[in-house]
RNA sequence: CGAUCGGGGCGGACAGCCGCGGAUGGGAACCGAAAGGGCCCAGAUGAGGAAAGUCCGGGCUCCGCAGGGCAGGGAUAACGGGUAACGCCCGCCGAGGGUGACCUCAGGACAAGUGCAACAGAGAGAUACCGCCGGGUAAAACCGGUAAGGGUGAAAAGGUGCGGCAAGAGCGCACCCGGCUUAUGGCAACAUAAGUUUUACGAUGUAAACUCUAUCCCGGAGCAACGCCGUGGAGGGACAUGCGACCGGCCCGGUCGUCCCGAGGAGGCGGCUUGACUUUGUCAGCAAUGGCAAAGCUAGAUAGAUGGCUGUCAAGACAGAACCCGGCUUACAGCCCCGUAUCGCAAA
Numbered sequence: 001c002g003a004u005c006g007g008g009g010c011g012g013a014c015a016g017c018c019g020c021g022g023a024u025g026g027g028a029a030c031c032g033a034a035a036g037g038g039c040c041c042a043g044a045u046g047a048g049g050a051a052a053g054u055c056c057g058g059g060c061u062c063c064g065c066a067g068g069g070c071a072g073g074g075a076u077a078a079c080g081g082g083u084a085a086c087g088c089c090c091g092c093c094g095a096g097g098g099u100g101a102c103c104u105c106a107g108g109a110c111a112a113g114u115g116c117a118a119c120a121g122a123g124a125g126a127u128a129c130c131g132c133c134g135g136g137u138a139a140a141a142c143c144g145g146u147a148a149g150g151g152u153g154a155a156a157a158g159g160u161g162c163g164g165c166a167a168g169a170g171c172g173c174a175c176c177c178g179g180c181u182u183a184u185g186g187c188a189a190c191a192u193a194a195g196u197u198u199u200a201c202g203a204u205g206u207a208a209a210c211u212c213u214a215u216c217c218c219g220g221a222g223c224a225a226c227g228c229c230g231u232g233g234a235g236g237g238a239c240a241u242g243c244g245a246c247c248g249g250c251c252c253g254g255u256c257g258u259c260c261c262g263a264g265g266a267g268g269c270g271g272c273u274u275g276a277c278u279u280u281g282u283c284a285g286c287a288a289u290g291g292c293a294a295a296g297c298u299a300g301a302u303a304g305a306u307g308g309c310u311g312u313c314a315a316g317a318c319a320g321a322a323c324c325c326g327g328c329u330u331a332c333a334g335c336c337c338c339g340u341a342u343c344g345c346a347a348a
Base pairs, nucleotide, nucleotide: 001344002343003342004341005339006338007337008336009335010334012313013312014311015310016309017308018307020046021045024042025041026040027039030037031036048318052329053328055327056326057325058324059323060222061221062220063219072218073217074216075215076214077213079091080090081089082088093107094105095104096103097102108212109211113210114209115206116205117204129150130149131146132145133144134143135142158176159175160174161173162172163171177202178197179196180195181194182193183192184191185190226270227269228268229267235261236260237259242258243257244256245255246254247253277296278295279294280293281292282291283290284289
């Protein structure tokens, strides 16, 4: 200098003018049937790294439920740790990819069982098409042996070499791969070493097929949860048959209202933002994360707030909270920073 790898951040800024929501404080006395709302002044403070998807896990609220077991349903899956919890995060093991820094993994079990693998091929839980060897023949046909070589296929009874054999074969031997046992190291997955093993003590793949094993979860709904308020009010109750109105006049009688309770709807208020919170420092830890101390309060709308203009400049992307958190996934123009990170080239 170039190419990569891993991590972090910004994603418009500054100035001026006008405008929008608003905790809280003050003023005035408008609207409404009421709860309550509105008006004026000041005003802390005011959309994201994903606010998105609604894929996971919770907090919170209400209803139901005595507890346990079985059945059933669902989730996860090397090992260990973190967390309120998780299907998330961190470390680490193994497998695969990469020269490498690093990246990826839906990582238990096929000897519990049941399936599937078209076609090709002799044969896919089993075999002999070609070939090789022996017999036979004028030559063939035919008979027997073989599974090392070839062919088919994604996959065909572990690999290489030597010997052996009629020709071959773990048939024998040596060294390996794999399995099993033991020892050492490690919390463990596992690693290293030694021994042992050759046709069920080495016969394909597939469980992201059904399934089996281990661990965990499982009553239901969700802020449009739920709670409160006042005025009317469906409906109900009570009663001296009092009072009022109505039924052509009077008596009797009847109906409605007057008294009390009053669901839902509509309206208003709460829930509503102090939280498993943020920042800084320090301690423990490889880390995720946790302890301690100090500082801070950072949207709460509901006909749903952030806008417009001017000037300067360097980002013009993806894109707008609606009860609140911890994650994952997806989208993203452009710019910046960190790293004794890796590889290559050159120079000193």
Model confidence (mean pLDDT): 78 of 100. This is a predicted structure of a 348-nucleotide RNA (Bacterial RNase P class A) from a Clostridiales bacterium. A source record names the gene rnpB. Its Rfam family is "Bacterial RNase P class A". Gene Ontology terms of the family: dimeric ribonuclease P complex, tRNA processing and ribonuclease P activity. It is annotated as a ribozyme. NCBI's taxonomy places the organism under Bacteria, Bacillati, Bacillota, Clostridia, Eubacteriales. Of the family's consensus pairs, 92% are formed in the model.